Overview
Bacterial RNase P class A from an uncultured bacterium, 376 nucleotides, folded computationally. Its Rfam family is "Bacterial RNase P class A". By type it is a ribozyme. Rfam describes the family as follows. Ribonuclease P (RNase P) is a ubiquitous endoribonuclease, found in archaea, bacteria and eukarya as well as chloroplasts and mitochondria. Its mean pLDDT, the model's own confidence on a scale to 100, is 77.

RNA sequence: CGAGUCCGCCGGGCGGUCGCUGGCCUCUUCGGAGACCAGAGGAAAGUCCGGACUCCAUAGGGUACGGUGCCGGCUAACGGCCGGGCGCAGUGAUGCGACGGAAAGUGCAACAGAAAGAAACAGCCCAGCAACGGGCAAUGGUGAAAUGGCGAGGUAAGAGCUCACCAGCGUUGCAGAGAUGCAGCGGCUCGGUAAACCCCACCGGGAGCAACGCCAGAUUGCGCAGAUGAGGCGUCCCGCUGAUGCGCAGGUAGGCGGCUAGAGCCCUGCAGCAAUGCACGGGUCGAGAGAGAUGAUCGUCCAGCAUUAUAGGGGUAGGCCUUGUGUCUAUCCCUAUGGAUGCAGACAGAAUCCGGCUUACAGGCGGACUCGAACA
Numbered sequence: 001c002g003a004g005u006c007c008g009c010c011g012g013g014c015g016g017u018c019g020c021u022g023g024c025c026u027c028u029u030c031g032g033a034g035a036c037c038a039g040a041g042g043a044a045a046g047u048c049c050g051g052a053c054u055c056c057a058u059a060g061g062g063u064a065c066g067g068u069g070c071c072g073g074c075u076a077a078c079g080g081c082c083g084g085g086c087g088c089a090g091u092g093a094u095g096c097g098a099c100g101g102a103a104a105g106u107g108c109a110a111c112a113g114a115a116a117g118a119a120a121c122a123g124c125c126c127a128g129c130a131a132c133g134g135g136c137a138a139u140g141g142u143g144a145a146a147u148g149g150c151g152a153g154g155u156a157a158g159a160g161c162u163c164a165c166c167a168g169c170g171u172u173g174c175a176g177a178g179a180u181g182c183a184g185c186g187g188c189u190c191g192g193u194a195a196a197c198c199c200c201a202c203c204g205g206g207a208g209c210a211a212c213g214c215c216a217g218a219u220u221g222c223g224c225a226g227a228u229g230a231g232g233c234g235u236c237c238c239g240c241u242g243a244u245g246c247g248c249a250g251g252u253a254g255g256c257g258g259c260u261a262g263a264g265c266c267c268u269g270c271a272g273c274a275a276u277g278c279a280c281g282g283g284u285c286g287a288g289a290g291a292g293a294u295g296a297u298c299g300u301c302c303a304g305c306a307u308u309a310u311a312g313g314g315g316u317a318g319g320c321c322u323u324g325u326g327u328c329u330a331u332c333c334c335u336a337u338g339g340a341u342g343c344a345g346a347c348a349g350a351a352u353c354c355g356g357c358u359u360a361c362a363g364g365c366g367g368a369c370u371c372g373a374a375c376a
Stems, first nucleotide, its partner, number of pairs: 001372010012301007020039004025034003041347001045358002048356005053208004065204005070084005085099001086097004100199002105197002107193002121140002123136004148166002151163003167189001169186007212257004220249006231241003264284004268279004302345001304343005309337012321324001
């Protein structure tokens, strides 16, 4: 310098004008008006997983149903994260993996093929004139897959029939906390498929903030009083008026709470490879709407892209003669500019809160690492 891998971060700034939501203050003719302050995200999204919280249900155990599934750790919890093992891909950094059990049972395997599980189509061997009988699974063919692979011995031909190496299974020893690895030994092989049923281990009660709690109109129901006058005219008396009045219940409309300061964030120190944890170490933070406010527009700056101008460098083709580290023309590429003009500022918007996962995202910044080339 080129090509990549992983991790972290930002994702427009400032100002003007007109609006919206909340808090608080002032004024008020009580209708309202004005000032100040605050006001979306890394994913607020999908609503996939886990929790907090609330109500309902609930002796204990089992079954059903659903989920998870190598090992160790982290966590409030998880299907998440970290570290490790194994397999696959990559030269590599690294990425991806439902990665328990196929020797309990059942099922499935299109097409092709004789046969999809304990098989024999073409063949090979022995005997025979032949039909036929016996032996075999090396060779060929089909298939995604055909009863371990390859070589040697052996044989009538063959075959783990025997042997070496490799794979697999079992077992012993060693290493490791474990998954597992390495080494030795054994009989020779028991096909594939469990995001098919199933078996094993572990986990899971249901609904969700439109949860739930409080206040409480109208209407309704019940009770009491009332023309022998309830109630009203502020209280008492008089007077006037004249049919409803009062209480209780439930909780609809509506209002309030739940509601936003928290498993918060940043820095430092300590423990740990890390995820993460701890600290009476320090600092810092205030949307809370309720059919749902957080918007619109203008100016300027900021980086970005395209075209173009100027300057510099390089490549290619052609011409010229002075044949060079030359020069001219055309064309292409790269770099620079307080240049010019135009375009454009991604994905997307809270709805009880939190931890994850997944998906979307113009452009930009930082760090670690890998591979290649050249030079020192």